[in-house]
RNA sequence: UUCUUAUCGAGAGAGAUGGAGGGAAUGGCCCGAAGAAGUCUCAGCAACCAGCCAAUUUGGUCAGGUGCUAAAUCCAUCAAGCUUAUGCUUGAAAGAUAAGAA
Numbered sequence: 001u002u003c004u005u006a007u008c009g010a011g012a013g014a015g016a017u018g019g020a021g022g023g024a025a026u027g028g029c030c031c032g033a034a035g036a037a038g039u040c041u042c043a044g045c046a047a048c049c050a051g052c053c054a055a056u057u058u059g060g061u062c063a064g065g066u067g068c069u070a071a072a073u074c075c076a077u078c079a080a081g082c083u084u085a086u087g088c089u090u091g092a093a094a095g096a097u098a099a100g101a102a
Base pairs, nucleotide, nucleotide: 001102002101003100004099005098006097007096008095013042014041015040016039017038021031022030023029025077026076027075028074043069044068045067048065049064051061052060053059054058073094078091079090080089081088082087
């Protein structure tokens, strides 16, 4: 990097450093000098993998491997249906994360 499977309306932030961007892409809409990204420290959330405990294929737990801690994956994008000028619903695509494989 690619493929397969699962999940994505829940949850959880302070400090230091840094100094203008960030929220994947495009459009919108937001966040940001009352301090963005990045880095470090500490804390937390979650429970995919592993471990442990109970129990019989589900629950609990956490010192392990990851992940995450503005807004629904922030919303839309493509298609279908309803509605009738705009909105709603469903599915897909894309993306993210985990586990496995090449």
Molecule: SAM riboswitch aptamer (S box leader)
Organism: Alkalihalobacillus pseudalcaliphilus